c-di-GMP-I riboswitch aptamer, 78 nucleotides, folded computationally. The coordinates come from a structure-prediction model, not an experiment, and the mean pLDDT is 80.
RNA sequence: GGAACGUAAAGGCAAAACCGUCGUAAGGCGGUGACGCAAAGCUACAGGGGCCGGAUAACCGGUCAGCCAGCUGCCGAA
Numbered sequence: 001g002g003a004a005c006g007u008a009a010a011g012g013c014a015a016a017a018c019c020g021u022c023g024u025a026a027g028g029c030g031g032u033g034a035c036g037c038a039a040a041g042c043u044a045c046a047g048g049g050g051c052c053g054g055a056u057a058a059c060c061g062g063u064c065a066g067c068c069a070g071c072u073g074c075c076g077a078a
Stems, first nucleotide, its partner, number of pairs: 005076002012037002017032006035066001041071003047068002049064006
């Protein structure tokens, strides 16, 4: 230095719920809060999938990255 690994340390993120706010909704953002996370960083026109609205339907529009996936990457005790 690399790989692997992490129930070490440092540092990081923040589920549900509640409050405020935007949205028809899914859901977003802010605060409180920690269930968890070694990519819980980024990507929603690479793709699959979930959810919402419209439509008789084919389908159309939206939303979710903490479902899979793609791309990138910090620390270093055993």